Transfer RNA from a Gemmatimonadota bacterium, 87 nucleotides, folded computationally. Lineage of the source: Bacteria > Pseudomonadati > Gemmatimonadota. Model confidence (mean pLDDT): 83 of 100.

């Protein structure tokens, strides 16, 4: 250099045929239990702002088609795999 897969919360990831991103586990933090503590079991848990009600912004990065984009097209980084070249 070519050709294929991939990048999404603190991590593992999911999301149909373009339609409410982040189910679901793990973890963390709060709670009940218990002298305590573990397990167990309720509860929250992507950021930001707010007393709340809500609002706002995120899928690698920049366009770009769409009423609507994680998803499609284009350029680019980065990670993995395979080819090629290694005079």
């Nucleotide at each position: 250099g070519c050709c294929c897969g991939g990048g999404u919360g603190g991590c593992g990831a999911a999301a149909c045929c373009g339609g409410c991103a982040a189910a679901c586990g793990c973890g963390a933090c709060g709670g009940a239990c218990u002298c305590a503590a573990a397990a167990u079991c309720c509860g929250u848990u992507g950021g930001g702002c707010g007393c709340a009600a809500g609002c706002c912004c995120u899928u690698g990065a920049g366009a770009g088609u769409u009423c609507g984009a994680g998803u499609c097209u284009c350029u680019c980084c980065c990670c993995g795999g395979g080819c090629a070249c290694c005079a």
The sequence was found in a public genome assembly. It matches the Rfam family "tRNA". By type it is a transfer RNA.